Record summary
This is a predicted structure of a 319-nucleotide part of an RNA (large-subunit ribosomal RNA, domain IV) from a bacterium. The coordinates come from a structure-prediction model, not an experiment, and the mean pLDDT is 82.
Context: one part of a larger RNA
RNA sequence: UCUUCGUCAAGGAACUCGGCAAACAAGCGGCCGUAACUUCGGAAUAAGGCCUGCCUUCUUUAUUGAAGGCCACAGCUAAAGAACCCAUGCAACUGUUUACCAAAAACAUAGGUCUCUGCUAACACGAAAGUGGAUGUAUAGGGGCUGACGCCUGCCCGGUGCCGGAAGGUUAAGGUAAGAGGUUUACGCUUCGAACUGAAGCCCCGGUGAACGGCGGCCCUAACUAUAAGGGUCCUAAGGUAGCGAAAUUCCUUGUCAGGUAAGUUCUGACCCGCACGAAUGGCGUAAUGAUAUGGGUACUGUCUCGACGAAGAGCUCG
Numbered sequence: 001u002c003u004u005c006g007u008c009a010a011g012g013a014a015c016u017c018g019g020c021a022a023a024c025a026a027g028c029g030g031c032c033g034u035a036a037c038u039u040c041g042g043a044a045u046a047a048g049g050c051c052u053g054c055c056u057u058c059u060u061u062a063u064u065g066a067a068g069g070c071c072a073c074a075g076c077u078a079a080a081g082a083a084c085c086c087a088u089g090c091a092a093c094u095g096u097u098u099a100c101c102a103a104a105a106a107c108a109u110a111g112g113u114c115u116c117u118g119c120u121a122a123c124a125c126g127a128a129a130g131u132g133g134a135u136g137u138a139u140a141g142g143g144g145c146u147g148a149c150g151c152c153u154g155c156c157c158g159g160u161g162c163c164g165g166a167a168g169g170u171u172a173a174g175g176u177a178a179g180a181g182g183u184u185u186a187c188g189c190u191u192c193g194a195a196c197u198g199a200a201g202c203c204c205c206g207g208u209g210a211a212c213g214g215c216g217g218c219c220c221u222a223a224c225u226a227u228a229a230g231g232g233u234c235c236u237a238a239g240g241u242a243g244c245g246a247a248a249u250u251c252c253u254u255g256u257c258a259g260g261u262a263a264g265u266u267c268u269g270a271c272c273c274g275c276a277c278g279a280a281u282g283g284c285g286u287a288a289u290g291a292u293a294u295g296g297g298u299a300c301u302g303u304c305u306c307g308a309c310g311a312a313g314a315g316c317u318c319g
Base pairs, nucleotide, nucleotide: 001314002313003312004311005310006309007308008307010305011304014303019300029051030050031049032048037042039148053070054069055068056067057066058065071075083298084297085296086295087294088293089292090290091289095107096106111146112145113144114143115142116141117140123132124131125130149285150284151283152282154215155214156213159212160211161208162207163206164205165204168203169202170201174197175196179192180191181190182189183188216234217233218232219231220230243277244274255271256270257269258268259267
């Protein structure tokens, strides 16, 4: 010096990306007491406070309660046996996952919705036989998206997809066949072949967004200024509704204001100028839950000011 432990004056997070690690406190039982919020179940053992031994007698279902007594600085306990609070993001929850760097906000989920499927079902495996679906039958089964619950889910069908339509156009093989060529004395045989006919599909006509997706620009204007309810114009299939918003999304940016601090690029609440939120690729809320992410606080401490001492082992020397 290292590893694993133990103790520490005064201070108490000043450490640090961050209280990481450690420590303290709490812990079991009884009594009292318990907020916001809430889906009325919870939150909750919230928080917080007090008590606790032994002996005798009586009592009790109970070592339950009462009285008296005894000892100690100190009476839950042999051990084991929650630190807590406030606020915000995300995901409803329990669950699942990268065996061996990721446990999460990712996956799943109940619920929602769209779509296919009438049974020899759709769909899947299989050259096939057959099997699963299912010894099920649309309150069923398959597939896609979303993801409890609450309030909701706006506009666009021009493009792509899907569904429906069948008048017309296009169109294969086939059908039919005017005609032409080869050969032949001839009958014939053979080759090519206009026109006509000819399905689905495509073109075409409609529908459809919890289908793939999309949801503007410029100029001007009110009796201070500023701003623009309003007007003009161009383009579009239609120009982003409600709600939210410097956000897990904001470049400029440490935006501006407020709160918290002596001091706050983080955090919380607002504002809206949304580089580049936005409604089942769901939007916004939300109790409970979380080895989740972030900010603050109480308590506590060798994390630190700033080190010191001790124990065991290693390191070092000799063998």